[in-house]
RNA sequence: CGAGGUGUAGCGCAGGGGCUAGCGCGUACGGUUCGGGACCGUAAGGCCAUGGGUUCAAAUCCCAUCACCUCGA
Numbered sequence: 001c002g003a004g005g006u007g008u009a010g011c012g013c014a015g016g017g018g019c020u021a022g023c024g025c026g027u028a029c030g031g032u033u034c035g036g037g038a039c040c041g042u043a044a045g046g047c048c049a050u051g052g053g054u055u056c057a058a059a060u061c062c063c064a065u066c067a068c069c070u071c072g073a
Base pairs, nucleotide, nucleotide: 001072002071003070004069005068006067007066010025011024012023013022018056027043028042029041030040031039049065050064051063052062053061
């Protein structure tokens, strides 16, 4: 320098035009226990990497940029 991929909750991921943006782990509170762990219930936590564009409508499609990963030179 070129090609491809990834970016969504604290962490790991799903969601590929309209649905309340979900799942697991974790966290907080409660139940259970003599207490803890395990288990059960409830809740908080996201404006979907950034900026534009298309569309009635964008996390989702298009363009650019940024960060990381892989490959090539």